[in-house]
RNA sequence: CCAGGGGGCCGGGCAGCCGCGUGACUUCGGUCGCGAGGAAAGUCCGGGCUCCACGAAACAAGGGUGGCGGGUAACGCCCGCCGAGGGCAACCUCAGGGAAAGUGCCACAGAGAGCAUACCGCCGAUGGCUCCUUCGGGAGAUCAGGCAAGGGUGAAAGGGUGCGGUAAGAGCGCACCGGGGCUUCGGUAACGCGGCCCGCAUGGUAAACCCCACCCGGAGCAAGGCCAAAUAGGGGCGGCGCGCCAGCUUGCUGGCAGAUGCGUUUCGUAUCGACCGCCCGGGUUGGCUGCUCGAGCCUUGGAGCAAUCCAGGGCCCAGACGAAUGGCUGCCACCGUGCGGCUGGUGUCCCUCUGCUUGCAUUGGGCAUACCGCGUGCGGGACAGAACCCGGCUUACAGGCCCCCUGGCACU
Numbered sequence: 001c002c003a004g005g006g007g008g009c010c011g012g013g014c015a016g017c018c019g020c021g022u023g024a025c026u027u028c029g030g031u032c033g034c035g036a037g038g039a040a041a042g043u044c045c046g047g048g049c050u051c052c053a054c055g056a057a058a059c060a061a062g063g064g065u066g067g068c069g070g071g072u073a074a075c076g077c078c079c080g081c082c083g084a085g086g087g088c089a090a091c092c093u094c095a096g097g098g099a100a101a102g103u104g105c106c107a108c109a110g111a112g113a114g115c116a117u118a119c120c121g122c123c124g125a126u127g128g129c130u131c132c133u134u135c136g137g138g139a140g141a142u143c144a145g146g147c148a149a150g151g152g153u154g155a156a157a158g159g160g161u162g163c164g165g166u167a168a169g170a171g172c173g174c175a176c177c178g179g180g181g182c183u184u185c186g187g188u189a190a191c192g193c194g195g196c197c198c199g200c201a202u203g204g205u206a207a208a209c210c211c212c213a214c215c216c217g218g219a220g221c222a223a224g225g226c227c228a229a230a231u232a233g234g235g236g237c238g239g240c241g242c243g244c245c246a247g248c249u250u251g252c253u254g255g256c257a258g259a260u261g262c263g264u265u266u267c268g269u270a271u272c273g274a275c276c277g278c279c280c281g282g283g284u285u286g287g288c289u290g291c292u293c294g295a296g297c298c299u300u301g302g303a304g305c306a307a308u309c310c311a312g313g314g315c316c317c318a319g320a321c322g323a324a325u326g327g328c329u330g331c332c333a334c335c336g337u338g339c340g341g342c343u344g345g346u347g348u349c350c351c352u353c354u355g356c357u358u359g360c361a362u363u364g365g366g367c368a369u370a371c372c373g374c375g376u377g378c379g380g381g382a383c384a385g386a387a388c389c390c391g392g393c394u395u396a397c398a399g400g401c402c403c404c405c406u407g408g409c410a411c412u
């Protein structure tokens, strides 16, 4: 200097005038403070909070996650590590358990795509055919038959490379790689280095159904609470109860049976003389609250590879309700672009001074303007607005800055 990878930050500032919302105080005139985001977005996860579900247990349905360990209030998130794949590398990606429980699918092409197959081919030893024969046999083509090593088709063809063997071949045998099993050692573990054994073959696909392991109540601030106001304690249809025993206080108590309160069952428990289901219709749409002190922010130190945790100190940082933070002016900063050689830098150009190591360094001037700087004019400014609050993920983002790492080139 070029190319790449990972992470972080900003994304306008100052002043004046006028105008908004809110909190606190108030002598009721005002005064002081604060006022959108890194994503406020998507509504995809997890919670806090509120209400509902009678409780416990077992099972079912439905849903979620899927290597190991740690963090967290929790998670499908974050951190570290393992394995697989990509990349020269820094790094990046992974919906990472099971195909030997079962079912399904693998189009087209191809002979053949599941416990398969012979299109082109190779062989034809053995049996057959033809020819020759010194009768031992030899030669030829290929029939029967053998093969899946070579070629083709395909995303994928029944492990790969090599040697041997064979008529030609094939893990048929062997070596190495791959695969499976056992195991010393290391590691919390996933797993890894090493050693030994087995020729070992029944493809792939589960973000197909499914199996396995673990986890999970529902609804949501339009939750909920209070006040005010108004109306119709409305009408119709259907289902099944309103039972038994005991006591005495003569309508109450207790027990049994039944009904209801969960998707099912068991146990318990509460209520009950009612309850359950369907259809039609009426009133309320106003105000207050919930509503901002939080699993909060900043900083210092400690532990930890890290995520994060602990301790000390400091700070308060919007609470609207048709919904506020805006308008104008000036200056500055940033980016893009045009112009100006401008007492700057720079230059492989010209002249010159000095020194020498004879083409280098140094001094001064000229010329030039690609680049940096300076001056000046014009233009531009991304994605995008809280609405109960947090922790994440995902998506969008003009322009600019900083840190670390990897590779390449050149010089020293």
Stems, first nucleotide, its partner, number of pairs: 001408010012332007020035006037383001041394002044392005049220004054268006062216005067081005082096001083094004097211002102209002104205003119151002121147003126144002129140004159177006178200001179198005185192002224289004234280006243256006258272004296315008334380007342373001344372002346368002349366003354361003
Molecule: Bacterial RNase P class A
Organism: Qipengyuania vulgaris